[in-house]
Context: one part of a larger RNA
RNA sequence: CAUAGGAGAAUUGAGGGGCGUCAUCUCCAGUACGAGAGGACCGAGAUGGCUCGACCGCUGGUGUGCCAGUUGGCCUGCCCGGGCCAGAGCUGGAUAGCUAUGUCGAGAAGGGAUAAGCGCUGAAAGCAUCUAAGCGCGAAGCCGCACCCAAGACGAGUUCUCCCAUUCUCUGCGGAGAAUCAAGAUCCCAGGAAGACGACCUGGUAAAUAGACGACACGUGGACACCUGGUAACAGGCGGAGCGAAGUCGCCCUAAUGAUCGUACGG
Repeated sequence: CAUAGGAGAAUUGAGGGGCGUCAUCUCCAGUACGAGAGGACCGAGAUGGCUCGACCGCUGGUGUGCCAGUUGGCCUGCCCGGGCCAGAGCUGGAUAGCUAUGUCGAGAAGGGAUAAGCGCUGAAAGCAUCUAAGCGCGAAGCCGCACCCAAGACGAGUUCUCCCAUUCUCUGCGGAGAAUCAAGAUCCCAGGAAGACGACCUGGUAAAUAGACGACACGUGGACACCUGGUAACAGGCGGAGCGAAGUCGCCCUAAUGAUCGUACGG
């Protein structure tokens, strides 16, 4: 810009894309077959490898400052308690998120037309012949089916819902001019399990979008001070304590200010 008014949702699927896999075991059955040794077809079920997708409840990983312990040093006048530096100083754990080695699912069945091949009927050619007319079976392959994208599919589809109002001035009564503005959308702003940027999603006071705060979950693992015991190291009590990031819920305390586009019933 188009999709012959504008707008918000939900869809159909022309067309396109991806996938397409292999093995083992059990039953059939130690059956058919075979002197024996050995040992099936067909069909049914299970497991695994490989590949792909999704997810984080489980098992784990990470988690650069969430908790604790600890070495050497510097600072806080000293003690106590802290802060900082040493690869995050080192060590033990660990929420969210992200993850695989974790979990779930798929690569299935069935259908159509066929290839090689196997046939039926059957002449040319009284026979024979799968072929000349006609008919059937038959592949991991082809086309459906299942999965993903998809109406710029200019052949631009379909369905539902929403919106299109007044006022003033001039008039030669045909109309002309001006102002506000609809559904909705955008910029902007608060943000995001969305993201290179655009885009996408949530929210913008009629509000839980982010932060703060509160509660809870979860993590760490028993804070400081004080008291008691011990010469002391230290232990016990107060006390599942104290401290906590990304989590959940609550709560308008802080910040979501403000601005623009969009039209009149539609060749």

This is a predicted structure of a 267-nucleotide part of an RNA (large-subunit ribosomal RNA, domain VI) from Dictyobacter formicarum.
Rfam family: Bacterial large subunit ribosomal RNA.
Lineage of the source: Bacteria > Bacillati > Ktedonobacteria > Dictyobacteraceae > Dictyobacter.